[in-house]
Context: one part of a larger RNA
RNA sequence: UGACGGGGACCCGCACAAGCGGUGGAGGAUGUGGUUUAAUUCGACGCAACGCGAAGAACCUUACCUGGUCUUGACAUGCUGGUGAAAUCCGUGGAAACACGGCCCUCCCGCAAGGGACGCCAGUACAGAUGGUGCAUGGCUGUCGUCAGCUCGUGUCGUGAGAUGUUGGGUUAAGUCCGGUAACGAGCGCAACCCUCACUGUAUGUUACAAGUGUCAUACGGAACUGCCGGUAUCAAGCCGGAGGAAGGUGGGGAUGACGUCAAGUCAGCAUGGCCUUUAUAUCCGGGGCUACACACACGCUACAAUGGCCAGUACAAUAGGUUUGCAAGACCGUAAGGUGGAGCCAAUCCUUAAAGCUGGUCUCAGUUCAGAUUGUAGGCUGCAACCCGCCUACAUGAAGUCGGAGUUGCUAGUAACCGCAGGCCAGCCAUACUGCGGUGAAUACGUUCUCGGGGAUUGCACU
Numbered sequence: 001u002g003a004c005g006g007g008g009a010c011c012c013g014c015a016c017a018a019g020c021g022g023u024g025g026a027g028g029a030u031g032u033g034g035u036u037u038a039a040u041u042c043g044a045c046g047c048a049a050c051g052c053g054a055a056g057a058a059c060c061u062u063a064c065c066u067g068g069u070c071u072u073g074a075c076a077u078g079c080u081g082g083u084g085a086a087a088u089c090c091g092u093g094g095a096a097a098c099a100c101g102g103c104c105c106u107c108c109c110g111c112a113a114g115g116g117a118c119g120c121c122a123g124u125a126c127a128g129a130u131g132g133u134g135c136a137u138g139g140c141u142g143u144c145g146u147c148a149g150c151u152c153g154u155g156u157c158g159u160g161a162g163a164u165g166u167u168g169g170g171u172u173a174a175g176u177c178c179g180g181u182a183a184c185g186a187g188c189g190c191a192a193c194c195c196u197c198a199c200u201g202u203a204u205g206u207u208a209c210a211a212g213u214g215u216c217a218u219a220c221g222g223a224a225c226u227g228c229c230g231g232u233a234u235c236a237a238g239c240c241g242g243a244g245g246a247a248g249g250u251g252g253g254g255a256u257g258a259c260g261u262c263a264a265g266u267c268a269g270c271a272u273g274g275c276c277u278u279u280a281u282a283u284c285c286g287g288g289g290c291u292a293c294a295c296a297c298a299c300g301c302u303a304c305a306a307u308g309g310c311c312a313g314u315a316c317a318a319u320a321g322g323u324u325u326g327c328a329a330g331a332c333c334g335u336a337a338g339g340u341g342g343a344g345c346c347a348a349u350c351c352u353u354a355a356a357g358c359u360g361g362u363c364u365c366a367g368u369u370c371a372g373a374u375u376g377u378a379g380g381c382u383g384c385a386a387c388c389c390g391c392c393u394a395c396a397u398g399a400a401g402u403c404g405g406a407g408u409u410g411c412u413a414g415u416a417a418c419c420g421c422a423g424g425c426c427a428g429c430c431a432u433a434c435u436g437c438g439g440u441g442a443a444u445a446c447g448u449u450c451u452c453g454g455g456g457a458u459u460g461c462a463c464u
Base pairs, nucleotide, nucleotide: 002463004460005459007458010455011454012453013452015448016447019411020410021409022408023407026302027301030298031297032296033295034293035292042053043052064288065287066286067285068284073126077125078124079123080122081121082120083119084118089102090101091100092099093098107116108115109114128277131275133273137271138270139266140265141264142262144260149188150187151186152185153184154183155164156163157162169178170177194254195253196252197251199222200221201220202219203218204217205216209212225248228242229241230240231239232238304404308363309362310361311360312359313358314357321351322350326345327344331340332339333338370401375396376395377394378393379392380391381390417440418439419438420437421436422435423434
């Protein structure tokens, strides 16, 4: 100088408190551990691993296992020699990969010799590796933390390590600003500049709409600055209240992450050093596995009901996606999933209908007209193929569960909670996930004693 303290004092944060809803109990779903297995591929492990990499494991993916192949190779670039087109297609064997045979007699320049392109065979350099090392690395990322900090130049002080500045008084979300001051300045951070939402002006007007407006859409502007008033304060920074205003003191949200910490994570996204492998740790294929199951944990879903279930009628969104293997209306068939068929759409035009809500009826507190697991049968769809191992429909079946111990978690406003919709990946889908979108729409915050985390100053110190 730092680090640390079960030292004292100060400040902040959904940190506690005040509230609302969960979780921990049940049954599914998913991930992980463990166990099992021929294999259950690998990685991630307090916060910061565990609905994580994975925005899609039936084959493929796939890296694992078993069996069958192959060795200049599934892939790249050369060289040498030989040879010719190769592929497609057909036959035989086979689970396929592949092997053998057949069909085909065929590229360009050139009269020819020869050359070139493209393959095949033999050989040679080499290819290949999701093999090991993230404690050799790049790049990227998480975390403390959007916390307010981290430093430098010159000067001054100290023998020196170093200090000062950056501390003290106020103030702020902020090392934000004021004023003080052996310091004076500066840099990276803070803030602002960027995007978006809310108000408004102008211009434009198809496919939107009330039919000639400007709801709406697109583009460019304006508007908010403690600017005004009162109080308070060193009459400084600022704070409190008010007016006007669509919006008020950072207006809401996003992007943006300082110096550094954790030898944090990733050699399996990619790149890469050195190591290991080269008839195998490379490669192709069939099948299996990643989906196992005494158990334990983690994130979620559905419920246990009357603020509800069921039936009938009826209303209102915003994102976002779709073109030839796309989105698909009306109609018809089917109880339904779905099928037939194809209008329209290269999209503000078509696909394109939200659900909770509201109105009426019924059920009357039960393991029930609650709940829906499980199982049986019959079907539908995708796809070479749904046995291992898909989703959906109908009928039947009708399990646990009556609000959950100790504990633990999210959230301060259009938030929580409840409700549906869309998208990515995608043939299909195990999505109850993830990323977005809108609809309905609360309660509470006395306060900082305590818990956790953080910041600056101070003190102790057997550590540096």
Molecule: small-subunit ribosomal RNA, 3' major domain
Organism: uncultured bacterium